[in-house]
This is a predicted structure of a 262-nucleotide part of an RNA (large-subunit ribosomal RNA, domain VI) from Marinitoga lauensis. Lineage of the source: Bacteria > Thermotogati > Thermotogota > Thermotogae > Marinitoga. Its mean pLDDT, the model's own confidence on a scale to 100, is 86. It matches the Rfam family "Bacterial large subunit ribosomal RNA".
Context: one part of a larger RNA
RNA sequence: CGUAGGAAACUUGAGGGGGUCACACCUAGUACGAGAGGACCGGUGUGAGGGUACCGCUAGUGAAUCAGCUGUUCCGCCAGGAGCAGGAGCUGAGUAGCUAUGUACCUGACCGAUAACCGCUGAAAGCAUCUAAGCGGGAAACGGGCCCGAGAUGAGGUUUCCCACUCUUAGGAGGUAAGGGCAGUUCGAGACUAGGACGUAGAUAGGCCGGAGGUGUAAGUACAGUGAUGUAUUGAGCCGACCGGUACUAAUAGCCCGAGGC
Numbered sequence: 001c002g003u004a005g006g007a008a009a010c011u012u013g014a015g016g017g018g019g020u021c022a023c024a025c026c027u028a029g030u031a032c033g034a035g036a037g038g039a040c041c042g043g044u045g046u047g048a049g050g051g052u053a054c055c056g057c058u059a060g061u062g063a064a065u066c067a068g069c070u071g072u073u074c075c076g077c078c079a080g081g082a083g084c085a086g087g088a089g090c091u092g093a094g095u096a097g098c099u100a101u102g103u104a105c106c107u108g109a110c111c112g113a114u115a116a117c118c119g120c121u122g123a124a125a126g127c128a129u130c131u132a133a134g135c136g137g138g139a140a141a142c143g144g145g146c147c148c149g150a151g152a153u154g155a156g157g158u159u160u161c162c163c164a165c166u167c168u169u170a171g172g173a174g175g176u177a178a179g180g181g182c183a184g185u186u187c188g189a190g191a192c193u194a195g196g197a198c199g200u201a202g203a204u205a206g207g208c209c210g211g212a213g214g215u216g217u218a219a220g221u222a223c224a225g226u227g228a229u230g231u232a233u234u235g236a237g238c239c240g241a242c243c244g245g246u247a248c249u250a251a252u253a254g255c256c257c258g259a260g261g262c
Stems, first nucleotide, its partner, number of pairs: 001151001005162007015148003020048007032037001049107006058100004065093005070085006110144003117137004163261001165174003179257004184198004204250003207246005213239003220233005
């Protein structure tokens, strides 16, 4: 922009996508076979490959969450700290998130119509014949079943909402309705867009409070020791994302678009 008024929600399905296999066991050492060997049919289980989702478990990462360590500069000194040593100085751990090597599920049961083929009934042709009329069975193939899907310009359908305004040179223009957007707080959504939540009648984000979780017993003080250091206060102190709560802060004030139906 189109889908011959403007909107919101829910849909139909043209068309497209997908579609995989292996092994073991039971039946059964049965049928078959002199033996050697060794099934159909049916059932069960374990996997490979592929896909989707998730982070409770296992395992990674986790750029500044905690602790430890060295050198040096600085905070007047001690103590305690900060900067630098890579674009984390080095080391040990590690929440959330993101992940696989982890976990769950799917990879098709079933239905329809069939191929080769196997049949029933059955004449032409008193027999026979699956076929000529008629009726069945039958495959990873075909159509459903699963996913996308009306720009399917063939532009579909249903339900609900808004209404038939004003001016006009009759081309159009204007203010609005339902509704939508901008600006705003944001997200397990995201390249940008788009999408979701929220906007004071409010828990949307931050802060704060509590909890979980991480690190691993802070500083100061006291005591013991000549001292290095240890012990007590103390599972302390500190802490990004997680969970719950709480209007303290910010979502204010506002602006724009949007039908009148060839």